Description
Model confidence (mean pLDDT): 85 of 100. A computed fold for a 1389-nucleotide RNA from an uncultured prokaryote, annotated as small-subunit ribosomal RNA. Rfam family: Bacterial small subunit ribosomal RNA.

């Protein structure tokens, strides 16, 4: 820095990531070469071989080995003579190297000091010596044991092996007289001497020896600091801690010891327990830090476990003894023998770490005088992509943008200059071939120089001289052929760079974290494509980073985790002011140290790079030493501001303990007085005739103190309330005096600590857990009622917690105000219940700040010091165990396992509330009619078939799609046909189209006969149209309305959605849009950090209601005239309805009253109409994954001789049943029969159909008329009105149902039309619960006309007649607005 908590925003807060890094494993792939590097685990347990020897110039010597010399039977023997040596005897070295980390948290290790010590080889042209003697024992021999390892006895011998004597420059001990104490030799030369001829003397040279000084180098001790987690480990210690004496050591000390004393160490963490080798120094990090200690260096510590000494300069020794233990192995069973934490190696453990290689060439060690020998140290090579770094796997060109893949809108697109081709190159690897450097210059000889008598010897200088290479078939150079021999791995939803196709379908299976996947998956599997990175690429582990997520640098604690309940005080921490003096902290110089090797800087060498290397600087740290003195510390003197104390007051439910008091329940006692009381929403338990409740009186006996009463007082806090009285604590005010820093905090202590709870003895009125009983209830271990027990009270004792909160530790400074109040002084004053200032309490707004916001704000949550407590995801867990307290309940303290990706704060917008406001609506209520019950009609369920095709399911589906299923329709069942198809375009072949028969057949279809030869033409042919063939293709009312368009319903014709810019807010948002009126309305109006502005409202648009003007046919007829039985019948007429164009008209315009002087409301005139006049079209921004793939459109999936196409019958009209929407009735506001009156809006050519004629009717004939203001429909009406008649009955009500006879459509009334006549007469007497519709020409009645439509409405749609009732009003039910509030809700109750 990014995802992740949420509808979204801030914040807290945890997870997770991208980044670096490993001695690393795995998984895939795998050309070279160089530098590293390689048992992290079982310090497990080892087979075999190496890894420590060497010196004959210390020795007596000769086992093997070569030579020599002697003898010799030529088999071979003896001879230490020589090189040379096996095994002994001596020295030196095995304490170095090499491994390993098991123990140790300090006997360690790191830094920085010190003193009381040793120190082999080594150094000093140090000091001084090296003399003279003696006794022994291995090797050998010979004898014994014994399996064996080895061992035991006699006997010979040597030394540079061992012991005494002298001597002592130095040296060690002294009582200062003195006394102790060494040594060894060997080689090599040699004028001489001597000799047993082996030698020896003597000189001489290095080499040794011993003594003893100083050095070096290496050991060993002490001291400081510093060095991990746990306090759920608080007390450890008895050689403990000091002294004195002794002893002991190389060397100081309780290191031993004896005696004395009581010490010592610890909250600045002893003791315990855990885990750990430390350091340079790796990682990582911007530092500061964390994590680490592998390769290399430094130190320690072990060496099969455990103890223990010896030897030596050095060790309590890895490849030494010795004991003891576990293992392992020999064994004659008696009794021996080992130690890979050396290098290889092998079992074994494990994810997992290599050859039983090569050399001592070179660097180093050990020993030797040397030569030389040993050396798994070390040099090297072999395995591992285990790291790191180089290098390559070609290179130019190459568009027809080839084939192939894979997408695709089908046009192309990408793979992709990438292949092929063409032209080149040859590092790497292969194959020959030369070929450095790692070696310096050994012995040998030459030559000089030193020591000497000396051209010996020994060194040392120079010359010659050339020996020795494990790596290694080295590096490197040259040459040959040929693109030859050389690329892969992750990922590809977001974080993260990089997208499409197909399979799959909550399945397989992905996933680091958010999540992916239920039929269109960029997330799963392939595939194409692209991205990263490349000899690798992932993944898992693990460290650090990011994480300011333990915050020193660099965080926090009203509400997000988090102030101990309070206060009193120990240790600590911190601490006014003046001055001195030191110099501890601090500063500065300076000087020692801070190993090299790392890492950084500058150079340098390998072709470069890792890598090697040379120099620098750092190495922030420790010590010394000087020097300064502001702070700070300490010391010494002082002040008086902070702290106290003295003096006077003052308010106070502050605490204790006595005692005193009324009200006012309870109970008993008495009198009165009866039938109840009590109680609750509403009962009922309960108490009452044995006298309750109610009322008077009297007693009793407990508990609390009404009003004063106040965000008003006191107290640390818990808490404190009648009244008197003693005792007592603290605070404030005022003015002087005194002490002089005496202060603040406070880990541990300590004391106080509401209720409830425990003990122990009292009290108990009243109220009350348990517990009873009675109601609520589905239940009701509850709420509500009647009863009750512990408790509540008192004493004197525990307990010790609370939302013990202001969810806010404590003290001090500092920083704007305004106001209430309570205590106490002061000034001025008008004497006022004034007005100013002031000290200390309590509140309520608020600056400037801070805060994530809410909000805090001199009572701070502001700005700062000190000190103290607490926090570091949610859960588990105010737990578990442990340990302290506690009778007991429990308290305190205080964890893991394991599980989630969030838990949370605050503030926004919606939703919601059996929250509140204020407002509409046939919401409710007033009313009028209906459903719901009958019977019929129609849809739906259900059910039932071969089908009963499908689609609509609360409102908003059920007389809905269907404005009309006999066949068609039709999409569904049965059965028969067809397969390029009933429809579209293309090809190719033949034929005009067409029209009429006749035969089979349920038809589709088959087969047959006949009529016709058209149109244009450049004569090739073309265009419709038929029929046959082929293949692209058609076709699908299959599936998905939860893949779409469109369209359509509902909230809701509700009044509401929004923007632009400003403006607040960190932000989501807010605000405009909120508030005050008002309006049918976010309608005006006014106020206002807003200002405007869209989409909705309103209003333009149609019809209606009144007038006007214009036009009069087919409409109309007042006047004139004419004419009929009558008629606008007809000359005319233009006035009247009417038509059907354009016009006025209505605006709160006009007056009152009202209100805010506005909007606007009420009333009122005038007007045909008054406050939208009445209807209609109009449906804002959403919402419901509403509806519809069967109107039509479409993606995608499926079917293809069938899920397509055709016929015919059949179903879609079934039928215990249930719903829902109608129509008809139950009748006298009415049935019926006769007369009479009065609309409107429509339709009519395959049509309307008139008169006229038959028929009881349906109808049927007939045909005028009329494409229609003119004809018909249609005399157009029917309720109306008149007159009669019926009289309350299942009726002259009601018509279903059912027999018979007909009309009409129609190819065709069986399933399965409608209508008519005769006739036959069901249910039904106004309708439970619930439940719809209407507020005016409206409900309710009552006819009328279209749409479909051959035909078939009681349904839809539209027209008039006739024509009510009521509404007080918002409390209630639904809805639904606007405003507030709660919220743990947002797929939103």
């Nucleotide at each position: 820095g990014a995802g992740u908590u949420u509808g979204a925003u801030c914040c807290u807060g945890g997870c997770u990531c991208a980044g670096a890094u490993u001695g690393a494993a795995c998984g895939c792939u795998g050309g070279c070469g160089g530098c590293a590097u390689g048992c992290u685990u079982a310090a497990u347990a080892c087979a075999u071989g190496c890894a420590a020897g060497u010196c004959g110039a210390a020795c007596g010597g000769u086992a093997a080995c070569a030579g020599g010399u002697u003898c010799u039977u030529c088999g071979g023997a003896a001879u230490g003579c020589u090189g040379a040596c096996g095994a002994g005897u001596g020295g030196c070295a095995g304490a170095c190297g090499g491994g390993u980390g098991a123990g140790u948290a300090a006997u360690g290790c790191a830094u920085a000091g010190g003193a009381a010590u040793c120190u082999g080889c080594c150094c000093a042209u140090g000091u001084a010596g090296u003399g003279g003697g003696g006794g022994a024992u291995a090797a050998c021999u010979u004898g014994g044991g014994g399996a064996a390892a080895c061992u035991c006895a006699a006997g010979c011998u040597a030394a540079u092996a061992c012991c005494g004597c002298a001597u002592a420059a130095u040296u060690c001990c002294u009582a200062c007289g003195g006394g102790g104490g060494a040594a060894a030799g060997a080689g090599g030369g040699g004028a001489u001497c001597u000799u047993u001829c082996g030698g020896g003397g003597c000189c001489u040279u290095g080499c040794g020896c011993a003594a003893u000084u100083g050095g070096a180098u290496g050991a060993g001790c002490c001291u400081a600091c510093g060095u991990c987690g746990g306090a759920u480990u608080a007390g450890c210690u008895u050689g403990u801690u000091g002294g004195u004496g002794g002893g002991g050591u190389a060397a100081a000390g309780g290191c031993c010891u004896a005696c004395c004393a009581a010490g010592g160490c610890g909250a600045c963490g002893a003791u315990c327990c855990g885990u750990a080798g430390c350091u340079g120094g790796u990682c990582u990090g911007a530092g500061a830090g964390g994590a680490u200690g592998a390769u290399c260096a430094g130190c320690c510590a072990c060496a099969c476990u455990g103890g223990g000494a010896c030897u030596g300069a050095g060790a309590c020794a890895c490849g030494g003894c010795c004991c003891a233990g576990a293992c392992u192995c020999c064994u004659a069973c008696g009794g021996g023998a080992g130690g890979c934490a050396g290098c290889a190696g092998u079992g074994g453990g494990g994810a997992a770490u290599a050859u039983u290689g090569g050399a001592c060439a070179a660097u180093g060690g050990g020993c030797g005088a040397a030569a030389g020998c040993c050396u798994g140290a070390u040099c090297c090579a072999g395995c591992g992509a285990u790291g790191c770094c180089g290098c390559g796997u070609g290179u130019g060109u190459g568009a027809a943008g080839a084939a192939g893949g894979c997408c695709u809108g089908c046009g192309g697109g990408u793979u992709g200059u990438a292949a092929a081709g063409c032209a080149c190159u040859u590092u790497c690897a292969g194959u020959g071939g030369g070929g450095a450097g790692a070696a310096u210059g050994a012995a040998g000889c030459c030559a000089u120089c030193u020591c000497u008598a000396a051209u010996a010897u020994a060194g040392g200088u120079g010359g010659u001289g050339g020996a020795a290479g494990a790596u290694g078939u080295u590096a490197c150079c040259c040459a040959c052929a040929g693109a030859a021999g050389a690329a892969g791995c992750a990922c590809c939803g977001g974080c993260u760079a990089a997208c499409u196709c197909u399979g799959u379908g909550c399945c397989a299976g992905c996933a680091g974290c958010c999540g992916c996947g239920g039929u269109a998956a960029u997330a799963c599997a392939g595939a194409g494509g692209g991205u990263g990175c490349g000899a690798g690429c992932g993944u898992u582990a693990a460290u650090c980073g990011g994480a300011a997520u333990u915050a020193c640098u660099g965080g926090g604690c009203g509400u997000a985790a988090a102030g101990g309940g309070u206060g009193c005080g120990u240790a600590g921490g911190c601490g006014g002011u003046u001055a001195a003096a030191u110099a501890a902290g601090u500063u500065a110089g300076g000087u020692g140290u801070g190993a090299a090797a790392g890492g950084c800087c500058c150079g340098g060498g390998c072709u470069u790079a890792a890598c090697c290397u040379g120099g620098g600087a750092a190495c922030u740290g420790c010590g010394c030493c000087u020097a300064a003195u502001a702070c700070u510390g300490u010391u010494u003197a002082g002040c008086u501001a902070g702290a106290g104390u003295a003096u006077u007051g003052u308010a106070g439910a502050g605490g204790a303990a006595a005692g005193u008091g009324g009200a006012a329940u309870u109970u008993c006692c008495g009198g009165u007085g009866u039938a109840g009381c009590g109680g609750u929403g509403a009962a009922a338990u309960g108490c009452g005739u044995a006298g309750a409740u109610a009322u008077c009186g009297g007693a009793a006996g407990g508990a609390a103190c009404a009003u004063c009463a106040g965000u008003g007082g006191c107290g640390a806090a818990g808490g404190c309330g009648a009244c008197u009285u003693u005792c007592u604590g603290g605070a404030c005010a005022a003015a002087u005096a005194c002490u002089g820093a005496c202060a603040c905090u406070g880990a541990g202590g300590c004391a106080c600590g509401a209720a409830a709870g425990c003990a122990u003895g009292g009290g108990g009125a009243g109220c009350a857990a348990a517990c009873a009983g009675g109601a609520u209830u589905a239940g009701a271990u509850a709420c509500c009622c009647u009863g009750g027990u512990a408790g509540u009270c008192c004493a004197c004792g525990c307990c010790g917690u609370a939302a013990a909160c202001g969810a806010u530790g404590a003290g001090a400074a500092c920083u704007a105000g305004c106001u209430g109040u309570c205590g106490g002084g002061c000034g001025c004053u008008u004497u006022g219940a004034g007005c100013g200032g002031u000290c200390g309490g309590u509140g309520u707004c608020g600056a400037a700040g801070c805060u994530a916001a809410c909000g805090c704000g001199u009572u701070a949550a502001g700005u700062u010091c000190u000190c103290c407590g607490c926090c570091u995801g949610g859960g588990g867990a105010u737990u578990a165990c442990g340990a302290c307290c506690g009778c007991a309940a429990g308290g305190u303290u205080a964890a893991a396992a394991c599980u989630c990706a969030a838990a949370g704060g605050a503030a926004u917008u919606g939703a919601c509330g059996g929250g509140g406001g204020c407002c509409c609506g046939c919401a409710c209520a007033a009313g009028c009619g209906g459903u719901g019950g009958a019977g019929c009609a129609u849809g739906u369920g259900g059910u039932u078939u071969a089908a009963u095709u499908c689609g609509a399911c609360g409102c908003a589906a059920c007389g809905c799609g269907a404005a009309g299923a006999a066949c068609c329709u039709u999409a569904c069942c049965u059965a028969c046909c067809c397969u390029u198809g009933a429809c579209a375009u293309c090809c190719u072949c033949g034929g005009a189209a067409u029209c009429c028969g006749c035969u089979a057949g349920a038809g589709a279809u088959a087969g047959u006969g006949g009529a016709g030869u058209g149109c244009c033409u450049u004569c090739g042919g073309g265009a419709a149209c038929c029929g046959a063939g082929u293949g692209a293709c058609a076709g699908g009312u299959g599936c998905u309305g939860c893949a779409u368009g469109g369209c359509u319903g509902u909230c809701g014709u509700c009044a509401g959605c929004u923007c632009g810019u400003g403006u607040c807010g960190u932000g989501a948002g807010a605000u405009g849009u909120u508030g005050g009126g008002u309006u049918a309305a976010g309608u005006c109006c006014c106020g206002u950090a807003a200002c405007g502005a869209g989409c909705g409202c309103a209003a333009c648009c149609c019809c209606u209601a009144u007038c006007c003007u214009u036009a009069g046919u087919u409409g109309c007829c007042a006047u004139c005239a004419g004419g009929u039985a009558a008629a606008g019948c007809u000359g005319g007429g233009a006035a009247c309805u009417c038509u059907a164009a354009g016009g006025a008209g209505a605006c709160u315009g006009c007056c009152g009253g009202u209100g805010a002087u506005a909007a606007g409301c009420c009333g009122g005139a005038g007007g045909a109409a008054g406050g939208u006049g009445g209807g209609g079209a109009u449906g804002a921004c959403g919402u419901c994954a509403a509806g519809u793939c069967c109107u039509c459109a479409u993606g995608g999936c499926c079917c293809u001789u069938a899920u397509g196409g055709g016929u015919a019958g059949g179903g879609c009209u079934a039928c215990a049943c249930a719903c829902g929407u109608g129509c008809u009735a139950c009748a006298a506001u009415g049935g019926g029969c006769a007369g009479u009156a009065c609309a409107a809006a429509g339709a009519g050519a395959a049509g309307c159909g008139a008169a006229g004629c038959u028929g009881u009717g349906a109808a049927g004939u007939g045909u005028a008329g009329c494409g229609a203001a003119u004809c018909u429909u249609a005399u157009c009406a029917a309720a109306g009105c008149u007159g009669c008649u019926c009289u309350u009955a299942g009726u002259c009500c009601g018509g279903a149902u059912u027999g018979g006879a007909g009309u009409c459509u129609g190819c065709a009334a069986c399933u399965c039309g409608a209508c008519u006549c005769c006739a036959u007469g069901a249910a039904g007497u106004u309708g439970g619960a619930a439940u719809c519709g209407c507020u005016a020409g409206u409900a309710a009645u009552c006819g009328u006309g279209g749409a479909u439509c051959a035909g078939a409405a009681u349904g839809c749609c539209a027209c008039g007649g006739u024509g009510a009732a009521u509404a007080c009003g918002u409390u209630c039910c639904c809805g639904g607005g606007c405003c507030u509030u709660g919220u743990a809700c947002a797929c939103a109750c």